[in-house]
RNA sequence: AGAGUUUGAUCCUGGCUCAGAACGAACGCUGGCGGCAGGCCUAACACAUGCAAGUCGAACGCUCCCUUCGGGGAGAGUGGCAGACGGGUGAGUAACGCGUGGGAACCUACCUAGUGGUACGGAACAACACAGAGAAAUUUGUGCUAAUACCGAAUAAGCCCCUUUUGGGGGAAAGAUUUAUCGCCAUUGGAUGGGCCCGCGUUUGAUUAGCUAGUUGGUGAGGUAAUGGCUCACCAAGGCGACGAUCAAUAGCUGGUCUGAGAGGAUGAUCAGCCACACUGGGACUGAGACACGGCCCAGACUCCUACGGGAGGCAGCAGUGGGGAAUAUUGGACAAUGGGCGCAAGCCUGAUCCAGCCAUGCCGCGUGAGUGAUGAAGGCCCUAGGGUUGUAAAGCUCUUUCGGGAGAGACGAAACAGCGCAUCAGGAAAUGGUUGGGUCUUGACGGUACCUCUUUAGCAAGCACCGGCUAACUCUGUGCCAGCAGCCGCGGUAAUACAGAGGGUGCAAACGUUGCUCGGAUUUACUGGGCGUAAAGCGCGUGUAGGCGGGUUUGCAAGUCGGUUGUGAAAUCCCUGGGCUCAACCCAGGAACUGCAUCCGAAACUGCUUACCUAGAGUAGUGGAGAGGAAAGUAGAAUUCCCGGUGUAGAGGUGAAAUUCGUAGAUAUCGGGAGGAAUACCAGUGGCGAAGGCGGCUUUCUGGACACUUACUGACGCUGAGACGCGAAAGCGUGGGGAGCAAACAGGAUUAGAUACCCUGGUAGUCCACGCCGUAAACGAUGUGUGCUAGGUGCAGCGGAUAUUGACCUCUGCUGUGCCGUAGCUAACGCGUUAAGUUCUCCGCCUGGGGAGUACGGCCGCAAGGCUAAAACUCAAAGGAAUUGACGGGGGCCCGCACAAGCAGUGGAGCAUGUGGUUUAAUUCGAAGCAACGCGCAGAACCUUACCAGGGCUAGACAAACUAAGAAUCCUGAAGAAACUCGGGAGUGCUCGCAAGAGAACUUAGGUCCAGGUGCUGCAUGGCUGUCGUCAGCUCGUGUCGUGAGAUGUUGGGUUAAGUCCCGCAACGAGCGCAACCCUUAUCCUUAGUUGCCAUCAUUUAGUUGGGCACUCAAAGGAGACUGCCGGGGUCAAGCCGGAGGAAGGUGGGGAUGACGUCAAGUCCUCAUGGCCCUUAUGUCCGGGGCUACACACGUGCUACAAUGGUCGGUACAAAGCGCUGCCAACCCGCGAGGGGGAGCGAAUCGCAAAAAGCCGGCCUCAGUACGGAUUGCAGUCUGCAACUCGACUGCAUGAAGUCGGAAUCGCUAGUAAUCGUUGAUCAGCAGGCAACGGUGAAUACGUUCCCGGGCCUUGUACACACCGCCCGUCACACCAUGGGAGUCGACUACUCCAGAAGUGGCCGAGCCAACCCGCAAGGGAGGCAGGUCCCCAAGGAGUGGUCGGUAACUGGGGUGAAGUCGUAACAAGGUAACC
Repeated sequence: AGAGUUUGAUCCUGGCUCAGAACGAACGCUGGCGGCAGGCCUAACACAUGCAAGUCGAACGCUCCCUUCGGGGAGAGUGGCAGACGGGUGAGUAACGCGUGGGAACCUACCUAGUGGUACGGAACAACACAGAGAAAUUUGUGCUAAUACCGAAUAAGCCCCUUUUGGGGGAAAGAUUUAUCGCCAUUGGAUGGGCCCGCGUUUGAUUAGCUAGUUGGUGAGGUAAUGGCUCACCAAGGCGACGAUCAAUAGCUGGUCUGAGAGGAUGAUCAGCCACACUGGGACUGAGACACGGCCCAGACUCCUACGGGAGGCAGCAGUGGGGAAUAUUGGACAAUGGGCGCAAGCCUGAUCCAGCCAUGCCGCGUGAGUGAUGAAGGCCCUAGGGUUGUAAAGCUCUUUCGGGAGAGACGAAACAGCGCAUCAGGAAAUGGUUGGGUCUUGACGGUACCUCUUUAGCAAGCACCGGCUAACUCUGUGCCAGCAGCCGCGGUAAUACAGAGGGUGCAAACGUUGCUCGGAUUUACUGGGCGUAAAGCGCGUGUAGGCGGGUUUGCAAGUCGGUUGUGAAAUCCCUGGGCUCAACCCAGGAACUGCAUCCGAAACUGCUUACCUAGAGUAGUGGAGAGGAAAGUAGAAUUCCCGGUGUAGAGGUGAAAUUCGUAGAUAUCGGGAGGAAUACCAGUGGCGAAGGCGGCUUUCUGGACACUUACUGACGCUGAGACGCGAAAGCGUGGGGAGCAAACAGGAUUAGAUACCCUGGUAGUCCACGCCGUAAACGAUGUGUGCUAGGUGCAGCGGAUAUUGACCUCUGCUGUGCCGUAGCUAACGCGUUAAGUUCUCCGCCUGGGGAGUACGGCCGCAAGGCUAAAACUCAAAGGAAUUGACGGGGGCCCGCACAAGCAGUGGAGCAUGUGGUUUAAUUCGAAGCAACGCGCAGAACCUUACCAGGGCUAGACAAACUAAGAAUCCUGAAGAAACUCGGGAGUGCUCGCAAGAGAACUUAGGUCCAGGUGCUGCAUGGCUGUCGUCAGCUCGUGUCGUGAGAUGUUGGGUUAAGUCCCGCAACGAGCGCAACCCUUAUCCUUAGUUGCCAUCAUUUAGUUGGGCACUCAAAGGAGACUGCCGGGGUCAAGCCGGAGGAAGGUGGGGAUGACGUCAAGUCCUCAUGGCCCUUAUGUCCGGGGCUACACACGUGCUACAAUGGUCGGUACAAAGCGCUGCCAACCCGCGAGGGGGAGCGAAUCGCAAAAAGCCGGCCUCAGUACGGAUUGCAGUCUGCAACUCGACUGCAUGAAGUCGGAAUCGCUAGUAAUCGUUGAUCAGCAGGCAACGGUGAAUACGUUCCCGGGCCUUGUACACACCGCCCGUCACACCAUGGGAGUCGACUACUCCAGAAGUGGCCGAGCCAACCCGCAAGGGAGGCAGGUCCCCAAGGAGUGGUCGGUAACUGGGGUGAAGUCGUAACAAGGUAACC
């Protein structure tokens, strides 16, 4: 620091996701040790049991025990101090609660410093005793008693009050022990702690906008430690709020913690500060301090005890229990240390604390060994079968001993207090006591722990996750869209590096992963640090309030700002330095820092405030012209329609074509007259005006704004603008008019599969006017307003100036407005570009992924329609912008092709042949499927072929290689059998080497083993080959250039061509694969050499037969020839085109071979090859038989026909190219014929197949199902072959079917072509109507490119890229999910009103009761108090009426998701009616 993911690819926008760090965590798996830390985040749920706050006899009495009689101890009480600390929790609280900084009207026990006191009396009450009540808790009566408990009076320096004087008034105390202290009282300070007030800061919601009656202030009084509406009486009517009151929701706050570069964001466990709370609610008492966690009273809920009368309790202290939960520990030890309470002290108490226990919860450290060791062991895994890897890893050898076990030794933490000596100081000295110092003595829960030593043995100690990309790490097997994985993208449908297992590897390591949560990455809320033309985003427009911002010069102030001082910013934490645990984590010390707040001093540039001025901003006045600017009134002509009249007759109208409609009752057409409403042709213009919406005949009236020019004046008066107010197209609404045309709805006619549409005929609201609403539009420049600055060029409109002129043009120039092009710059690109989307500043509005949704709910507005404001659940990994390349378009342009057209002949109808589908079958083997499967693989299924079926056999096999044994091989033959096969008999001895024995090669048989074999599957694992677009003219590359990039350019353009063929031009220049040419053939000629070919001349013959010749034909080798070369025309002086000449041939002469980059997962695993899978006495192999030849039917391709341009009979003529020895087969003979016999010739320019046929000549047939047609069938034959039954071809005789030219539709062909005629060949024993080739005869037509099909180039649109056989919308049906409404119903919270009124403070009463003081001899009275009563306040509770939120609900609304459901086709192309608001 980034990465993945939208696309065919690209750039951008934008979301989602990942890599990091962290945690009081949890879960899974695993687990050796130690140190340090941490450990109920949930139910502030309920709690059994134990402990957590006592202490003091040096305050007091009583009782008891012990005693060395000195004294010591215990108990319950009185009394004092402490139980307001320490410990827990975070429910409540949005608050002066907390943080920070200030302030004045206060209190403060114990502590400390000082001052002054500490004198005299009195009366009680507990304990206790006696008598009771009660189950208990507890309690009543009578009586006795002490105090540092209580009371009175005295005194009062200081204190308090009243007064201002020199005054008056008021209130204190406690003693103990013993002689020096500890206490006590009053008071002044301090310290510490606390109470109160204020500035600032402190979550979210405006779908919470108004709140408030003690409310705000005053006066007086009360109350408090103290200020204060804190409380009360009276008076006034205030106070708070858009800088967010009130309400609602959430929340303890902070130091800090986590993260981050920082700014920030999140958080508030442990530690520390503050606050609040203590079962829930209320209340006070005591006290220095509480409205009190382990105190009291009352109410409530709950739990427990009970003798039913009544009582007791409060773990959010430490342990622990139940419960909740994903989840959080021991009913431990000790007061040794630190700290606290009490005490003179010893000491006691202390679940504070210190320790231990449990838990990998976290952080840190250590270990699980080290060295050596290659036959690279075995085993595992992989393999191209060679090997590789695990792997120096192991074993083995040599070492070490942390950790673990055993044994021994053994700390620091302890300083003290008290006691006892000593010294010292104070006191005159002593006694005694005190201060300080040192000595002595004593104290350890942890713990026999840490640490150290010895010993024991490598001995006890490694896992987890991952390995498709992001992201380090790859193979095999299994599985087969299953099982499963997944953080995102996505894997899995038979070769999965993505599932599962294994081997191997990578990462981390006593851990490792997963989940959750936080920050980061995310500049994805943008202060640092984003945007708004088209991606989300400028309010439809203006006026203007608050607010924000604001020209130049000058004076002062010092709020902001800047510099410094002082105080504070607790400690801990973070950071730096140093130190202590062996290191580290951890701990300690010091420093820095704490970016803040306050305070004082200073500066005066900038902002602000203030003072005085200025004119450049803004405005006012004057002159002038332009304009569909607005409002109102009037008026004009053309046109439509209607009405009246005339002429006139059969149609009119309308459409793609029609019909509905109108018209003989007279339409349409035409002429004249009239009525009425609406709109204003031409002018008219990217012209004008207006803020926008918008504004269009003419005239008048009223009125707004802008502009130009001119000087003068005001003197910053300005800009923007949340709310607010106004304007605001069309449609719509209300009331009343009006209504010609047009025209939603509606009706009819068409179209259509349908047509609730598009088209047509009608037609009502509406459109028009007046008044009032509505308040929205793709209200758009998709561009808020204002200001300054930043090249130009060129139009238009308005007003000026200059030159010149009599004047008007022309030319130059200024301002304003409105367009186009364009520089810099900006932009993702497109584009913008002085009218900015450039560059500054100001203010406002708005955006933050898509869908849900501009929807629901709430509120406001509206008569309604609806508008404004405006979510969430849920769901997806995209949605989107611009541009690129393709593809496509019922887009455009140009061009080509038997593509159409023009023609010829067919197919489709018939019969047959053949292939296919289907059906059938034991099997009818398999493949091929639009063009580009279907006379295709098959150039030839009777057996074989053959792969299929039933049956019979074989199992190292029909076939290959190796080994062993035997035998040569081979031939003949018997039995059974359908054959294969099985069981026998016989003959036979070969070749090479070797002296021989023997060995070897080949072959056969047998054996067992590595193995053979498979036309079994996968053509979607493949190679090769092939088809197709298409013989179409295209497809690319290098370098350069342009572009952020995909890409573009070149290859586009102008011409031309069959052609990306060539020329010209050009940021391109070149090149490659294609085209063309080179190759073959054919057409002409020449040369060469003439046999088997040929014969003109000369002989000769039946015959080129023979002699002869090679001139000609021909054959086969080499050449020539054609190149737009020549001429003319026009063309860009080009390429090329047109015409012509010559020529056998003319513009590629004809034909063939030749098939670019690629497309179709095209075809083929059954030609061959081949990965993987499958079978192995069978899916292999052998055999005989059957099948591939079936047959209601459908299709393709053909043959033969339907006849007279024919058929038939007879005669007669002319080819080319082939083939032949397992062959072609002549002559001749036989047969009607197929054929048979025969045997000559020929391995073929020699012989043979071989007859060419149509044609020509002549005869017959005469339009008929025929002398056409030949199917079918019968009989008889021939040939091939082991064998023609299933199932061959041919022959003869007989038979003589359909068919009389073929519906819709459709194929081929442009010249030696179509059509027609025959010939040959491959395959092949035999079998062609098929295929391949050959020649004979030999046409018609092409105006032309509108249309159909296919293709090429350019361009355009696109929401397509699997690319239009694309994409995609909505209803309906089904399933699931969340959600709105909903008669209601349930719950929580809350407001108001009323009732009620416990405990308690306070006020009043107090007839009952009372020791202290006063009066009194006493009785008694007084003061004072108590019980009790009552009043105010008030908790719970009750009743009623509202509000808010939530749950639930019959039914209902839309939404989302889902595999291939239904109906249509709305959108994307001109999407077939342009789309959209």

About this RNA
RNAcentral holds the sequence, with entries from ENA. A computed fold for a 1477-nucleotide RNA from an uncultured prokaryote, annotated as small-subunit ribosomal RNA. Rfam family: Bacterial small subunit ribosomal RNA. Rfam links the family to the GO terms structural constituent of ribosome and ribosome. The prediction has a mean pLDDT of 84.